[in-house]
Molecule: small-subunit ribosomal RNA
Organism: uncultured prokaryote
RNA sequence: CCCGCUGAUGGGGGAGGGCCUACCCUUGUCAGGUCGAGCGGCAGCGACAACAUUGAACCUUCGGGGGAUUUAGAAGAUGACGAGCGGCGGACGGGUGAGUAAUGCUUGGGAAUAUGCCUUAUGGUGGGGGACAACAGUUGGAAACGACUGCUAAUACCGCAUAACGUCUACGGACCAAAGGAGGGGCUCUUCGGACCUAUCGCAUUAGGAUGAACCCAAGUGGGAUUAGCUUGUUGGUGAGGUAACGGCUCACCAAGGCGACGAUCCCUAGCUGGUCUGAGAGGAUGAUCAGCCACACUGGAACUGAGACACGGUCCAGACUCCUACGGGAGGCAGCAGUGGGGAAUAUUGCACAAUGGGCGAAAGCCUGAUGCAGCCAUGCCGCGUGUGUGAAGAAGGCCUUCGGGUUGUAAAGCACUUUCAGUUGGGAGGAAAGGGUAGUCAUUAAUACUGGCUAUCUGUGACGUUACCAACAGAAGAAGCACCGGCUAACUUCGUGCCAGCAGCCGCGGUAAUACGAGGGGUGCAAGCGUUAAUCGGAAUUACUGGGCGUAAAGCGUACGCAGGCGGUUGGUUAAGCGAGAUGUGAAAUCCCCGGGCUCAACCUGGGAACUGCAUUUCGAACUGGCCAACUAGAGUAUGAGAGAGGGUGGUAGAAUUUCAGGUGUAGCGGUGAAAUGCGUAGAGAUCUGAAGGAAUACCGAUGGCGAAGGCAGCCACCUGGACAAAGACUGACGCUCAUGUACGAAAGCGUGGGGAGCAAACAGGAUUAGAUACCCUGGUAGUCCACGCCGUAAACGAUGUCUACUCGGAAUUUGGUAACUUAGUUACUGGGUUCCCAAGCUAACGCAUUAAGUAGACCGCCUGGGGAGUACGGCCGCAAGGUUAAAACUCAAAUGAAUUGACGGGGGCCCGCACAAGCGGUGGAGCAUGUGGUUUAAUUCGAUGCAACGCGAAGAACCUUACCUACUCUUGACAUCCAGAAGAUUUAGCAGAGAUGCUUUAGUGCCUUCUGGAAUUCUGAGACAGGUGCUGCAUGGCUGUCGUCAGCUCGUGUCUUGAGAUGUUGGGUUAAGUCCCGCAACGAGCGCAACCCUUGUCCUUAGUUGCCAGCCUUUAGUUGGGGCACUCUAAGGAGACUGCCGGUGACAAACCGGAGGAAGGUGGGGACGACGUCAAGUCAUCAUGGCCCUUACGGCCUGGGCUACACACGUGCUACAAUGGCAAGUACAGACGGCUGCAAACCCGCAAGGGGGAGCCAAUCCGACAAACCUAGUCGUAGUCCGGAUCGGAGUCUGCAACUCGACUCCGUGAAGUCGGAAUCGCUAGUAAUCGCGAAUCAGAAUGUCGCGGUGAAUACGUUCCCGGGCCUUGUACACACCGCCCGUCACACCAUGGGAGUGGGUUGCUCCAGAAGUGGUUAGUCUAACCUUCGGGAGGACGAUCACCACCGGAGGAUUCCGGGUCGGCCCU
Repeated sequence: CCCGCUGAUGGGGGAGGGCCUACCCUUGUCAGGUCGAGCGGCAGCGACAACAUUGAACCUUCGGGGGAUUUAGAAGAUGACGAGCGGCGGACGGGUGAGUAAUGCUUGGGAAUAUGCCUUAUGGUGGGGGACAACAGUUGGAAACGACUGCUAAUACCGCAUAACGUCUACGGACCAAAGGAGGGGCUCUUCGGACCUAUCGCAUUAGGAUGAACCCAAGUGGGAUUAGCUUGUUGGUGAGGUAACGGCUCACCAAGGCGACGAUCCCUAGCUGGUCUGAGAGGAUGAUCAGCCACACUGGAACUGAGACACGGUCCAGACUCCUACGGGAGGCAGCAGUGGGGAAUAUUGCACAAUGGGCGAAAGCCUGAUGCAGCCAUGCCGCGUGUGUGAAGAAGGCCUUCGGGUUGUAAAGCACUUUCAGUUGGGAGGAAAGGGUAGUCAUUAAUACUGGCUAUCUGUGACGUUACCAACAGAAGAAGCACCGGCUAACUUCGUGCCAGCAGCCGCGGUAAUACGAGGGGUGCAAGCGUUAAUCGGAAUUACUGGGCGUAAAGCGUACGCAGGCGGUUGGUUAAGCGAGAUGUGAAAUCCCCGGGCUCAACCUGGGAACUGCAUUUCGAACUGGCCAACUAGAGUAUGAGAGAGGGUGGUAGAAUUUCAGGUGUAGCGGUGAAAUGCGUAGAGAUCUGAAGGAAUACCGAUGGCGAAGGCAGCCACCUGGACAAAGACUGACGCUCAUGUACGAAAGCGUGGGGAGCAAACAGGAUUAGAUACCCUGGUAGUCCACGCCGUAAACGAUGUCUACUCGGAAUUUGGUAACUUAGUUACUGGGUUCCCAAGCUAACGCAUUAAGUAGACCGCCUGGGGAGUACGGCCGCAAGGUUAAAACUCAAAUGAAUUGACGGGGGCCCGCACAAGCGGUGGAGCAUGUGGUUUAAUUCGAUGCAACGCGAAGAACCUUACCUACUCUUGACAUCCAGAAGAUUUAGCAGAGAUGCUUUAGUGCCUUCUGGAAUUCUGAGACAGGUGCUGCAUGGCUGUCGUCAGCUCGUGUCUUGAGAUGUUGGGUUAAGUCCCGCAACGAGCGCAACCCUUGUCCUUAGUUGCCAGCCUUUAGUUGGGGCACUCUAAGGAGACUGCCGGUGACAAACCGGAGGAAGGUGGGGACGACGUCAAGUCAUCAUGGCCCUUACGGCCUGGGCUACACACGUGCUACAAUGGCAAGUACAGACGGCUGCAAACCCGCAAGGGGGAGCCAAUCCGACAAACCUAGUCGUAGUCCGGAUCGGAGUCUGCAACUCGACUCCGUGAAGUCGGAAUCGCUAGUAAUCGCGAAUCAGAAUGUCGCGGUGAAUACGUUCCCGGGCCUUGUACACACCGCCCGUCACACCAUGGGAGUGGGUUGCUCCAGAAGUGGUUAGUCUAACCUUCGGGAGGACGAUCACCACCGGAGGAUUCCGGGUCGGCCCU
């Protein structure tokens, strides 16, 4: 500034009003006039007296008097004054900030100046002349405005005189001024005008002062180097001109200078300052109001006048624009005050007054003054006040919330008692006033009692504001509260609505149906006549670090060295005084800020004094430190001598091994290559092997944490040339040093140019493989190149990611190269220098780590950094042959990017270990038919849920009705069910009719129970409403329950210790175990949940007990433990025993433990079960149940009929039966366990082929029944076939259950006899009484198992082992993952949009870069024309004006260069079409 909201705007005070389009301006008697005491005047106005004219009433002797009144004229006096001449002022005041980065400003200095009015002093003010306005006449023009002729005044103009303490000077001299006006006046004079005198205002000369102004110097005063060179009047000199004055200010000549890395020149931006805002300060930002300076006045240029201007309301010219016009020509400039239009987000009245302050003119009164003083508008800011005060609990009503109990709004309101500020009405009423004028007195001046001026006294008299401030009275709580916020930061919380929608948001973020974040309500918090938003500045930000930061890994050390300028610099003495310190003086305007006071009721505000203004300049003093100068020193630095070490550099030689090629010999079929191959080579003789030759490149072993070099880098050996470092000796020089912008040199590899060389290797390229593809990895070839010489390039993870130099700061070990000493001398030990490497203390560090070779403690200098991306990119410059290098942005975009460390998770990382995980085996699934579940499809409905492992014979231990939740149709509405209220009634029940039934209508029987006789309990019906009801939604709001990792061995805590911290340690390590099981060690010590054990079952034995169980022996009997008898055995079911690595041997660490053995029914957890840590999966379930919220309420609730859940092109899961001979069929025959039974199991016996029917003994069960187990075994048959296998499907006939068997049950009999001949890819289970196989039972259930849960019978094979697949545990490692690899993440392409670069071009802006051009003006010149003052010899001259011309020069326009083009608005301009 803007936006939003508010009360249809509460008062007051004191301030302020600022943007642009320096855009255009209509309007205003607006803002600059004044002086008649300078002048001529008299157009208009007021007023005086006399003359002239007219001449009423009245009087009259009719002659006239009289003068009211009228008119205009002349002269005069007086007041005033339009226009004009003249003087002073329009250069002040007021406005604006376009331009200007220095002709500016600020601070401090300086000398070569002029200065109106003012002031001090000086000596003057004499005497003349000629004009021009006004005016009059003529005349042009529409107008503006002129032209000509004639007259006239002055304080207008011009000579003359006078002339110095003035100016010039050649020192003789020469030259220069003026104006009068008004007042008063006794004497004197007068032409009556005056002279003269006086006082005053002027004028002129000179010298000062003051004021304001001009000029010069120094320092300071924005950004850009992607602007590095600029300059010819430029720099200086001499001379001249010019100016108020110095000066290249201008000109002529001479010289070639001047400025610049301490930033010239150029470009962009900008008025500067006192101050203002902010900040602890240093700083940063800013330049409104007020004050100082500057610049400008429509744009550009120019001068005139003047003391002062190159002049806001003056002149001339050019240009643009507007207006008038008779079209010929003219006028204008609000960035003065108001105001208008336009633009914009946006800023006021066409007010009052000169009363005060100030200014101009004037002698003064006075006039003028949009300066100024006031008022109006505006919550724009600052300050103060009010919108009431006290009391008041029934804690009212209403609102909101609620766990319904209450809470809150809230003493808030109402009510009661008071007060009246402010606003309102009425009345009173200061100060801002000092002047000015009159009168009187006095003083000064004077000749003067005059005039004029001062002072005193007195009278008079001036207010816009203003209905002023202020005071009093009156009435009544009466007229006066809003805005923002309430998730965190940040004070303040709930309900409803909404449902990633609408919306919020300064940052993080909120919203996907339980939002303290959206919107609303209630409540609260903060401010308050304002509140919040937006925009901007500083702060916080030590986030540009002067105060006060950094550079190993976060951004950041140039690749390295040398080195000019610059910065910094050892010890001692002297000197100087620039830095430095102290004092004094001047200045630092006022205002502002600060302190102490004063005045408005307070405050804001105003005001007095002080302090301060941290600065600059001058001057005096001091001498520690820095600097300058002088003198000295040797510890820094350097020089000379001899010694030792070294892949240091350059040049030239030379050596052997190896590869390759060539020639020859021997010799034959392959060679080569790979994960495996192929291309390739080879019968034209390869490869292999031997001999010889050629050529190029590189130097095995030594060799290393080794050595050298500034870095890059340097490796066979020899010679020559050459650089550096180092140790010892201690002579010499005497600070000669360190660092280093610009600069210079060197600088791997690759690359480039020219010429050589070319063995091997090898980009490109070719071929072969691999692969989905393979422009790759692998293989066969192969060219540049690699090598040499010369010349470029100049970059690398050029790294120690660590600039150079100097000093200091505990130690240990090793290595390399010098020196010294001692001794026991092939050497050892000790010490002392220079390099290199490792470990560690203090210290440092964000941590990692560094640690005398620092990243420690300090100093000097250089380089570099300032969020990520864009980008080390674009453009520009420089370098390069090119490739490219160097210097180096912005738009745009994100809220992060990054470092180190931690815990997890993950890895086709590593180590150790486990599991039917693989392997070894056995049997299956996947193919067929059927059963069952799911998907899909279909349907009125096919109810719902479960969906990788961990859904799919799952919920469902059993859908014909019911179940049932679904669909159709018919119906009920306090309801099928619960509680409460009122009334009534018995409850209950028979039968008939209608209907599919629910239900409806009619009808029959029926007067209940308890009782203290008051009543009570239960039931039914009717009525009203509270409510019931919901298998409706949300398992992502929940409880409970469950699955899974996983019966995997893990998961944690307390205290202590370590770390800045997250965290770590313990829990890691060495062994061992099924096990975080146990042992040992250890900054850990302990503990908890898990493991194990305790529980059940099974295996052995014992004790007790002996019916319904058992029967060895005894008696008896029989068909038979049938009956006695017995409890020994089996068994039953209670209690015990037993197994603990307890014993022995070995291994192991004298451990834990493991291996083997003995004994034992059982041996190392004996087998099996129950038992499931912290947690994960928002896993499953709102349809078991419970439950928050939401939804339905004559329906999403209830009843009922029929149907559906059983559909069927298809796909999948789980099973059953098979495919047959280890089998089928038929016959005979043996042996279990567990379980069930009264709405039940049901025997014998009879009937039926059978399912079954009849029958009904027995059994509430160790008694009776289901109940004959089957495989097995024995002896037959079938003979490898779609069969005597297999049994689906279909036809017929039945049985059972049930109200009912059609959709839709099971079973039986007869007939029918499908697919299927062992199952692709793939995949599942199982380690011993297990797999496989065989039957039996139970739950559910009226009936309905191939499913589920149990039971026993028969009864195997295999495990070398842990490489691999899957899953898991521990340790370790990497990580850019943490929703955690089902993670994260990269690039192309397609389309649209945004920003930027290039682009054939095109169009603007800027430019004192060059050229053309040249108005007005000034200066110079002047043949032309004209000419009052002065001179004149009267002819003319001097001088002037106009004109002409030359020089300088503005705008426009043209040509060529250079540079630049940011945003927004417009129905704009321009361009193109």